Context: one part of a larger RNA
RNA sequence: GGCAUACGGUGGAUGACUUGGCGUCAAGAGGCGAUGAAAGACGUUGGAACCUGCGAAAAGCUACAGGGAGCCGGUAACCAGGCUGUGAUCUGUAGGUGUCUGAAUGGGGCAACCCACCCGCAAGGGUAUCGUGCACUGAAUGCAUAGGUGUACGAGGCAAACCUGGGGAACUGAAACAUCUAAGUACCCAGAGGAAAGGAAAGCAAUAGCGACUCCGUCAGUAGCGGCGAGCGAAAUCGGAUAGCGGUGAGCAUGUGAACACGUUUGAAUGCGUGACCAAAGACGGUGAAAGUCCGGUAGCAUGACGUAGCCGCAGAGCCCUCGAGUAUGCCCGGGCUCGUGGAACCCGGGUUGAAUAUGGGAGGUCCACCUCCCAAGGCUAAGUACUCCUUGACGACCGAUAGCGAAUCAGUAAGGUGACUGAAUGUUUAAAAGUACCCCUAUUAGGGGGGUGAAAUAGUACCUGAAACCGUGUGCCU
Numbered sequence: 001g002g003c004a005u006a007c008g009g010u011g012g013a014u015g016a017c018u019u020g021g022c023g024u025c026a027a028g029a030g031g032c033g034a035u036g037a038a039a040g041a042c043g044u045u046g047g048a049a050c051c052u053g054c055g056a057a058a059a060g061c062u063a064c065a066g067g068g069a070g071c072c073g074g075u076a077a078c079c080a081g082g083c084u085g086u087g088a089u090c091u092g093u094a095g096g097u098g099u100c101u102g103a104a105u106g107g108g109g110c111a112a113c114c115c116a117c118c119c120g121c122a123a124g125g126g127u128a129u130c131g132u133g134c135a136c137u138g139a140a141u142g143c144a145u146a147g148g149u150g151u152a153c154g155a156g157g158c159a160a161a162c163c164u165g166g167g168g169a170a171c172u173g174a175a176a177c178a179u180c181u182a183a184g185u186a187c188c189c190a191g192a193g194g195a196a197a198g199g200a201a202a203g204c205a206a207u208a209g210c211g212a213c214u215c216c217g218u219c220a221g222u223a224g225c226g227g228c229g230a231g232c233g234a235a236a237u238c239g240g241a242u243a244g245c246g247g248u249g250a251g252c253a254u255g256u257g258a259a260c261a262c263g264u265u266u267g268a269a270u271g272c273g274u275g276a277c278c279a280a281a282g283a284c285g286g287u288g289a290a291a292g293u294c295c296g297g298u299a300g301c302a303u304g305a306c307g308u309a310g311c312c313g314c315a316g317a318g319c320c321c322u323c324g325a326g327u328a329u330g331c332c333c334g335g336g337c338u339c340g341u342g343g344a345a346c347c348c349g350g351g352u353u354g355a356a357u358a359u360g361g362g363a364g365g366u367c368c369a370c371c372u373c374c375c376a377a378g379g380c381u382a383a384g385u386a387c388u389c390c391u392u393g394a395c396g397a398c399c400g401a402u403a404g405c406g407a408a409u410c411a412g413u414a415a416g417g418u419g420a421c422u423g424a425a426u427g428u429u430u431a432a433a434a435g436u437a438c439c440c441c442u443a444u445u446a447g448g449g450g451g452g453u454g455a456a457a458u459a460g461u462a463c464c465u466g467a468a469a470c471c472g473u474g475u476g477c478c479u
């Protein structure tokens, strides 16, 4: 030095666990804001810090209702001092208070700061801008108008997705690229609602007929469009989804809510053994191991408000008006439809023309005739449909700490960056701290040896299990 083996150190894999996540379903809610929001700053408890709550009336004040013995929030004890059957703490509802910033709105400003004016004894109140109404005033300029002033009302900002409208890319694909595609997507702007939009035929259809709109399935990758390339891509039809009134009423809140002992092993019984009991309750969670009968609950029942889903009966989405002219149509130029200008109808916009008026007009894919359908140029309309920042409940051939949200732990934190922004890690002693009194070694707020606690301390807070790499010690063999 190597190999083997035993025992350790280091390390934190693995196993077990779960406070946290993820997803689905159902129900609710779908907004908050000048009565000052969302988001914050700074304060606030007798005692440092942070979190939570609250706001100079500051872990709180008032009233009512519930509740019924302890309480003064958490990490988190300790000390001090209090409250409470004259009903506290706690829960619900309604009020009061609510510093400063923030749309921020008296002016300013480098947010949480600075400086004002008016009214009022004080407490306190008012003073932004824009829009609309009203009143007063009022130029050039006579009447007016613009403008000015006052007053009342409204707006403003925030918020996850869904929605409508106005704008609107490029990468990419076409194996290059220009029409085309990506795509009316991303993104920007405006606006609204719990949904929005659409909507009661100047519609479809085809010789038969239907009867607003929306959504789903089908039609169908069809008819078509297309440097007829890449690709794009319908509609009619047919089948479904869809309401109001009355009755009954799952559900929701609160309360009530059955039934076990002994022996035995153990640190501990819920285990094992024996003998019982309840069950409209053998869901689940907790309790010193695995509990129907120990605890909280659970099924059921009672009461209460809302009277919801479902079920039963009746009804069965439509309405309103002033009835639509610089409108329809034609032409030019664009856009939308499956339709890229094509034989290109139809719908929309800009420009330009410019009718008829029910004896009329539009459509049925150039156009004409016949036939059929409909009545534009005014408006409203529930349900079916989309979404989930959020609340509640239930569930999972979802994860189990390098997983699952980035975040199980005081996380959008620590940290990095001028900034936009980027962005972690860290779970587990024990049933219970019983968290090691006392003694010894010692330079020691280190560490250890006794001793004590405990079932266990090789469970000692660097704490469950404790793999491997790596480092040692003892023994054996080889060199």
Base pairs, nucleotide, nucleotide: 001478002477003476004475005474006473007472008471009470015464016428017427020399021398022396023395024394025393026392027391028390029388030387031158032157039101040100041099042055043054044053046079047078049075050074051073061095062094063093064092065091066090070083071082072081106115107114108113116127117126118125119124129155130154131153132152133151134150135149136148137147162193163191164190165189166188167187173180177227203210204209214241215240216239217238224232225231244314245313246312247311248310252304253303254302255301256300260275261274262273263272264271276293277292278282284296285295286294318380319379320378321324330352331351332350333349334348335347336346339365360375361374362373363372364371415422416421435463438450439449440448441447